Overview
The RNA shown here (c-di-GMP-I riboswitch aptamer) has 85 nucleotides and comes from Ferrimonas sediminicola. Its mean pLDDT, the model's own confidence on a scale to 100, is 79. Its Rfam family is "c-di-GMP-I riboswitch aptamer". Rfam's curators write: GEMM was predicted in a large-scale screen for bacterial structured RNA regulatory elements.
[in-house]
RNA sequence: CUCCCGAAAAGGCAAGCCGCCGAUGUAUCGGUGGCACGCAAAAUCACAGGCCCUGACGCGUCGUCGGGGUGGCUGGAUUACCGAA
Numbered sequence: 001c002u003c004c005c006g007a008a009a010a011g012g013c014a015a016g017c018c019g020c021c022g023a024u025g026u027a028u029c030g031g032u033g034g035c036a037c038g039c040a041a042a043a044u045c046a047c048a049g050g051c052c053c054u055g056a057c058g059c060g061u062c063g064u065c066g067g068g069g070u071g072g073c074u075g076g077a078u079u080a081c082c083g084a085a
Stems, first nucleotide, its partner, number of pairs: 005083002012039002016035008037072001043078003047075003050070009
C1' cells in the first nucleotide's frame, strides 16, 4: 500500500410521523423544517429476479404485453471515509 474484516473515533445518510411547498391523468414522486426507525456503503446505477401501482388484450379470478415505482427486497456492477483484533 492492497484485499478481507468491522472494534474505536470523526463524521454521514434518513424509514416513519407531523407542518409547508411543488410536479403529476390516477397510483405516486420530489423539495424543505422538526422528531427520529435504523444503516459500514442506507453513496451511484433499474441489467436480472421479487414486490407495489397502472393501461390494454385475452378469458375467467388468472394469464400475456406495455408504462411507472422500489437501490432502506435480493443478486450484480462502479466508487468511497477510518484502521483495532